[in-house]
RNA sequence: GUGAAGAUGACGGGAGACGACGAUUUCGUUCUGCGGGAUCGUGACCGAAGAAGAAACGCGGAUGCUUGCCGAUCGUUCGCGGAAACUUUCAGGUAAAUGAAUCGUUAUCGGACG
Numbered sequence: 001g002u003g004a005a006g007a008u009g010a011c012g013g014g015a016g017a018c019g020a021c022g023a024u025u026u027c028g029u030u031c032u033g034c035g036g037g038a039u040c041g042u043g044a045c046c047g048a049a050g051a052a053g054a055a056a057c058g059c060g061g062a063u064g065c066u067u068g069c070c071g072a073u074c075g076u077u078c079g080c081g082g083a084a085a086c087u088u089u090c091a092g093g094u095a096a097a098u099g100a101a102u103c104g105u106u107a108u109c110g111g112a113c114g
Stems, first nucleotide, its partner, number of pairs: 001113001006109008018043001020042010044094003050090001051088003057081008
């Protein structure tokens, strides 16, 4: 420094999926009906808070074939590492609000690099 990756904040955009059903209780009311609230239960559904999984590949061990021996290659098997917007649906969510991966702008920290 007209300084990377990364982290945090502010503003703006930001999808999907039952405003489901039943029970109890309570309030209102045009009163044996309807509507709202609370609690409990039942399944259905969504994936973009968070969380979890591991393919190719890499490393290491064991073992088999080949060989006079070693080693290498190849095959089998075990372990470790190994990504997501993929998968799971634990968590979260299915009117509005809130939240929301992520994108844009911006500020601070940071200090690869010159």